[in-house]
RNA sequence: CGACCGCUAUCGGGGUAGGGCUAAGCCAUGCGAGUCGCGCGCCCGGGGGCGCCCGGGAGCGGCGCACGGCUCAGUAACACGUGCCCAACCUACCCUCGGGAGGGGGACACCCCCGGGAAACUGGGGCCAAUCCCCCAUAGGGGAAGGGCGCUGGAAGGCCCCCUCCCCGAAAGGACGGCGGCCGAUCCGCCGCCGCCCGCCCGAGGAUGGGGGCACGGCCCAUCAGGUAGUUGGCGGGUUAAAGGCCCGCCAAGCCGAAGACGGGUAGGGGCGGUGAGAGCCGCGAGCCCCGAGAUCGGCACUGAGACAAGGGCCGAGGCCCUACGGGGUGCAGCAGGCGCGAAUACUCCGCAAUGCGGGCAACCGCGACGGGGCUACCCCGAGUGCCGGGCGAAGAGCCCGGCUUUUGCCCGGUCUAAAACGCCGGGAGAAUAAGCGGGGGGCAAGUCUGGUGUCAGCCGCCGCGGUAAUACCAGCUCCGCGAGUGGUCGGGGUGUUUACUGGGCUUAAAGCGCCCGUAGCCGGCCCGGCAAGUCGCUCCUGAAAUCCCAGGGCUCAACCCUGGGGCAGGGGGCGAUACUGCCGGGCUAGGGGGCGGAAGAGGCCGCCGGUACUCCGGGGGUAGGGGCGAAAUCCGAUAAUCCCUGGGGGACCACCAGUGGCGAAAGCGCCCGGCUGGAACGCGCCCGACGGUGAGGGGCGAAAGCCGGGGGAGCGAACCGGAUUAGAUACCCGGGUAGUCCCGGCUGUAAACGAUGCGGGCUAGGUGUCGGGCGGGCGUUGGAGCCCGCCCGGUGCCGCAGGGAAGCCGUUAAGCCCGCCGCCUGGGGAGUACGGCCGCAAGGCUGAAACUUUAAGGAAUUGGCGGGGGGGCACACAAGGGGUGGAGCCUGCGGCUCAAUUGGAGUCAACGCCGGGAACCUCACCGGGGGCGACAGCAGGAUGACGGCCAGGCUAAUGACCUUGCCUGACGCGCUGAGGGGAGGUGCAUGGCCGUCGUCAGCUCGUGCUGUGAAGUGUCCUGUUAAGUCAGGCAACGAGCGAGACCCCCGCCCCUAGUUGCGACCCUGCGGGCGACCGUGGGAGCACACUAGGGGGACUGCCGCCGCUAAGGCGGAGGAAGGAGGGGGCCACGGCAGGUCAGCAUGCCCCUAAACCCCCGGGCUGCACGCGGGCUACAAUGGCGGGGACAGCGGGAUCCGACCCCGAAAGGGGGAGGCAAUCCCUGAAACCCCGCCGUAGUCGGGAUUGGGGGCUGAAACUCGCCCCCAUGAACCUGGAAUCCCUAGUAACCGCGCGUCAACAUCGCGCGGUGAAUACGUCCCUGCCCCUU
Repeated sequence: CGACCGCUAUCGGGGUAGGGCUAAGCCAUGCGAGUCGCGCGCCCGGGGGCGCCCGGGAGCGGCGCACGGCUCAGUAACACGUGCCCAACCUACCCUCGGGAGGGGGACACCCCCGGGAAACUGGGGCCAAUCCCCCAUAGGGGAAGGGCGCUGGAAGGCCCCCUCCCCGAAAGGACGGCGGCCGAUCCGCCGCCGCCCGCCCGAGGAUGGGGGCACGGCCCAUCAGGUAGUUGGCGGGUUAAAGGCCCGCCAAGCCGAAGACGGGUAGGGGCGGUGAGAGCCGCGAGCCCCGAGAUCGGCACUGAGACAAGGGCCGAGGCCCUACGGGGUGCAGCAGGCGCGAAUACUCCGCAAUGCGGGCAACCGCGACGGGGCUACCCCGAGUGCCGGGCGAAGAGCCCGGCUUUUGCCCGGUCUAAAACGCCGGGAGAAUAAGCGGGGGGCAAGUCUGGUGUCAGCCGCCGCGGUAAUACCAGCUCCGCGAGUGGUCGGGGUGUUUACUGGGCUUAAAGCGCCCGUAGCCGGCCCGGCAAGUCGCUCCUGAAAUCCCAGGGCUCAACCCUGGGGCAGGGGGCGAUACUGCCGGGCUAGGGGGCGGAAGAGGCCGCCGGUACUCCGGGGGUAGGGGCGAAAUCCGAUAAUCCCUGGGGGACCACCAGUGGCGAAAGCGCCCGGCUGGAACGCGCCCGACGGUGAGGGGCGAAAGCCGGGGGAGCGAACCGGAUUAGAUACCCGGGUAGUCCCGGCUGUAAACGAUGCGGGCUAGGUGUCGGGCGGGCGUUGGAGCCCGCCCGGUGCCGCAGGGAAGCCGUUAAGCCCGCCGCCUGGGGAGUACGGCCGCAAGGCUGAAACUUUAAGGAAUUGGCGGGGGGGCACACAAGGGGUGGAGCCUGCGGCUCAAUUGGAGUCAACGCCGGGAACCUCACCGGGGGCGACAGCAGGAUGACGGCCAGGCUAAUGACCUUGCCUGACGCGCUGAGGGGAGGUGCAUGGCCGUCGUCAGCUCGUGCUGUGAAGUGUCCUGUUAAGUCAGGCAACGAGCGAGACCCCCGCCCCUAGUUGCGACCCUGCGGGCGACCGUGGGAGCACACUAGGGGGACUGCCGCCGCUAAGGCGGAGGAAGGAGGGGGCCACGGCAGGUCAGCAUGCCCCUAAACCCCCGGGCUGCACGCGGGCUACAAUGGCGGGGACAGCGGGAUCCGACCCCGAAAGGGGGAGGCAAUCCCUGAAACCCCGCCGUAGUCGGGAUUGGGGGCUGAAACUCGCCCCCAUGAACCUGGAAUCCCUAGUAACCGCGCGUCAACAUCGCGCGGUGAAUACGUCCCUGCCCCUU
C1' cells in the first nucleotide's frame, strides 16, 4: 500500500470506488436502437371555412443498427509498445473543385382471394406506387501494346498526354414559394415553367477511419536440444480493396536453432499503480484512456462503405423453456435483479434538463451511453462531540452550581433542481444529538499498582511469560498511541549491499572445475593514413490525453476540478566532430613463436641387468623348545622345529646416497645400463612480425580402491577362522588367511585430487637459505676437478615493510594495487537424495530438485572450566614410621521397620556424641484426653438479669469443663461481621544475620598507559627465590588496593614496677623433737627468690665463610634463652557452592483463628528382625590384682563448694568451721615407684547380661535416671575387603577441671603428667597453585 475480517461509529460535507481475484458458471422479469410522411402507395381518426388543415397504423424504401456499453476466456502472437514503410490498399456519411441527371421497361410487400399449422410461422393466385429493380444512350471507367519524356520520387511498374484494340458502363427525385395550364365537383387531383432548399450521378483531391509489411522491445523452465512437408525458395495461376506459400499446380532442397529454435508452463499488451534516495523489485495490470480479443462452446458465410456481426442469419454440440410430439423458442462478459460460488463487492430507483450519439430540412423522437439519487468508513479531504468561573477532589479525571456559545443535528420560510435532496440565505428552541480501538516485559511510547490464577487456565509476530508474592495470563485502576476510526489475517514493497548494474563474494564462514589442450564468445602491444558503426555536438520529427512537477484560477478551505507551462525514458531523420573503441590499408618489435649453443633433472615409454632381505625346497650341523604379548593363549615343534652353514627355486622391492633438493599440467616420478621421446631454464647485435590471453560446449590425462579377460603370487593382507581383552568386543593386541597388492590388455573417472588459494599480464621495501644457467673476481687444478665471493635471469623455502584481512594470517611464489577471461556461492537439515536425461559390464558417476522441518548451522578469535594432555611447584597426598577404625560387648547418632505418636531438621568431603540435642515431668514442636483465649469498631442480645462464682447429683481417669435443680452477684456483651493477638504452621528456591566449605590455598582486582575492530590482553609473564603475587633481576608497562606479611593474644630468656590472700632465703620469736650441729611447725620483720600481672628489652640473615648475578636468597658457622616465620592461637581476600539455619533471633509473602493459638494430665521422642557412622571397654604379663609411697595444671563455688567430727562395709547419712574466695573448699591426681601374688588359662584377662539388697536427686525414677554391695559372669584370644589420624613436647598412654546440670558423661571444651618412631624422597594415589595445550 491492497483485499477481507473483529470491535466501534455523529457527521453532516466533498471526491473516488464497489461480483476484478472464485464459476468467461446458470439465469425469471423489465428496460438497453431507432428514426425519416420533405422517398412511396394503402388503411384509419379528428377539425372544418375544405381540390383545406391536424394526426395515427402496418408495409415498401432510405440511413443507422460494424458506434456506444460489458468482459479478459483465449492469445508468448506483428497481439501490444516505439519507430519506419505500402512503388501492394480501401474508406458510407463530411469538405473542396469540375461535370451531369436523356429515353424506355419491370417486380414485390402492404391489400384482396384460397390454403397448411397447436404454435412459431408459412404456401399458392391476383392488383398497384416510389429516392425499389432492369435495359438503351451519353459522360465515364478498366485492361493490353506502342509513343511522349511532361510530373512526383532514391527508384516508375505510379500520375498525365497522344494513338490502336478489347471489356465494363451513371443518375432520383422531393418539400416550399411564385406563375401558367388540364380535368372537374363520379371527388378528395394532374401537368408545365421559374426561384430556393434538401437530396441523386460521375471524376479528381482532402479529411476521418481502417487494412497490410518490417526493425527493435517487454515472462518462466535446458530435468524441453534439436525443430520443420506448404516445410524454405522459384515459375505460373487462383483469391482479395490489396503484397504474400494466403490457396493451388509444377520445379529445386532448402529454412530455423545455444544471441535458445522446437516443446512445456503462465499471461490480454501499453499509458500507468505501490514501494524505494535511486537503481530496482513487485504488482499487477481491476477501475479511467489507447489497442487487441470474446459474446454458451465450435464452425460458416450472407448483406453491407465497413462484420464473419453481443440484443442479424445458417449448421454442429451441450443447457434451459413451450409443444397437440409433427415441431418450435432461447443465449445479461449491456442496466437493474436472482441462484450458485465464495473471506468478499450495491437499487429489479429518477430523467433525457445537461454532455454526446442515431435519424430527420426542421420541430422533434430515441438512448440503463450519460446525468442524477439510494446502499457500503472502500479510499482521500474537512469538521464536531463544547467554552468560562466557582465548589468538592491528589488531579487539568469526574461530579455539582452559575454563566456563555450554537458549527452540526431538529423545526419554519426562501433559493437551488428535470423533479427532489444536499448546499446556500433568513429565523427559532436547545449543551443539547455525537468516542472508540489497540497497547503498557524487551524490540516499542506507556505500571514492577491491586485482586485472581499457580507450567493450570492462558498469552506470544520474534525473544519469551505462567511451577504461590506474574510490570508478560484473567480482571480493576491508571497510563501510552492513534482517533470516526482502531486493530487482526493474507498479499506486495522497504528494512535486505540478504541476487550486490548502481552495490557482494569464493585459504579457514556457502563458493576455484582434479589437471591440461582447445571451438564459439569476450578481451587485446607501438606508429601512420583512410572511413565514421560505437561515441560527442547542433537541429527537425515523434514520444496521444489523463497521471507526475510548477504557477495561476474555481468549489467557504482542502480533497477534487480547470487553464497555462514544464517534465518523461526512448525512437527516427539531417548536418557536423574524430581523441578513444571499431573497420580497411601500410609499417614496427618490447608480447608470442622459431633457430643456434653449452648445460641440469626420480619427466614419460620400452628392453636388459644387479643387489640385500624374505619365503620355499635339498644337504649338513644341532636339541627342546620356538613364537608372541601389558600379561597370555591360539599357533609351530621328537615325522626333529626355532637356530647355524651350504646349495637351489620364486615373487615383490630398490636401504645408504636423500636434502628444508630435483622433474612433471595435475595424478605422480627414486638400483644400474641402453634405445625412443616430451617439456622447462639460461646465453646469442640471428629469423617471423601481434601470429596473443582466457575459454561456455567439446576432447585428452587422471592416486587408491573396484570391474572384465589372461598370467603371476614371496611378503603383506579387507572379508573370514581362531586366541586374548571386556559387562559385551561383530574392535584395538596376538596366531592364521582369501580376494587384492605385481604383469599384459580393456573399463571405471572418483579423493582432505589441498597451497582446502583458477589461468594470463603489469605494478608495489627488503633480509636470509637453496637448485639450474650466465657474467665478473679470488684460490687451485689442469685428462673438462673443484672451492669461495659478488651481480643478472629462472625455480623453490623461511622472515618481514607498506598494504590487505573478521581474525588466524598473507605479504615480488600476495590473500597488496590494477587489467582480461572462465568456473563457482546465496541459512542449516531433507540431499549430493528422488525423478528425468546422459555415461558405465556392474559398482556407480555427471547433471540435480521439492514437500516437509528448523533459529540456527558455521568461521576466526576471547575468557573460564575440564582432560585416563604437557611442564613447574606444593600438602601427613603418597612414601618412611607410630597408633587406630572395619570383627566383639556396651554407649551414642543416623537409616530402616514398627507405632496412636515414635515431632522436625541435617545427607560425600562440608549429615550421622551434629542442631551445644546428656528429652523421666518441663523441655516439646509429636500422639491420646480435657480445659481456656478475640484489644478496638459495627450489628444482633441484655434489669423478663449479661458476665462471673457456688452446694448437691450426674458425666468423667479427674474437674461447676459440661448437664439438672437452685442460690449469690449486678452491667455488660464472641451470637455475627471486620479487626487484633498468637503460631516450633509453610517457603533457607523470597530474605537479614550468623555459620560451614573451597582454603593458611595464594590468590582476587583497580587507576592510568600501551596493544587489539572487539570480547579481551598487558600489568599478574619469564628466570631465580620464598611458607607466600615473598622478594630480586628482566620486560609496555608504571603504580595502587583487598589478601600474604606486618598487627593482637598465650608460651619460652632478661630487666623494671608492685607485694596481699602469694613467697618467706637471711634475721627475731612461740611450741615440739634431737645430746648437738640442726629439723619440723606457728608468728613477726622482709620482698630477695618463686609466683602473680602490668610495662620494657631481645632476633634483624645483623656478623663470618661458601653458593648465587655484585641481586633476592640459600647452606654452614659464631654468639645467643631463642634463630632464619622461635612454638601455639586470633584475624582469615574477590567470590563460588540457590551449601546450612524461617526450630535461636529478625523478616516478606502464604496459611490457621475457636483452632495449626494458650494451659493441664498421661504417653512418645528411649519403641527393635536389621544396616551405617562416631566412641568406650577389652581381648591381657610393657599386664591384672593387693598393699605401701610420690609429683600437677586449667578451672569452679551462694537455696553453692563444703574442711573437720560422728554413723555406715560402701554408696551415703547426721552435724558443720571456713569461704561471695591468689586467703576457705572442690583437691586423695593417675599413669609412675616399691613389695607381693597370678604364669598363658576364656584365666585372678574381659566385664556385658541378669537376680537380690541398699543409697541419692526429684512432686514423681513403671515405661525411662544415677550410685554402692553381693551374686551372675556373655561376646571377645588382635579383627576381610577397605579406611582414618599423626612430623615433637607431636603421636600414643595417664588422669584432672569445667560446660550441660535437681539428678545423670563413654560427649564437648580445656588442663597438666609420662613421652616416642620415621620422613631417602616423590607426584604414583587424593587434591591444590602457576604456565601451557

A computed fold for a 1333-nucleotide RNA from an uncultured archaeon, annotated as small-subunit ribosomal RNA. RNAcentral holds the sequence, with entries from Greengenes. Its Rfam family is "Archaeal small subunit ribosomal RNA". Gene Ontology terms of the family: structural constituent of ribosome and ribosome. Its mean pLDDT, the model's own confidence on a scale to 100, is 84.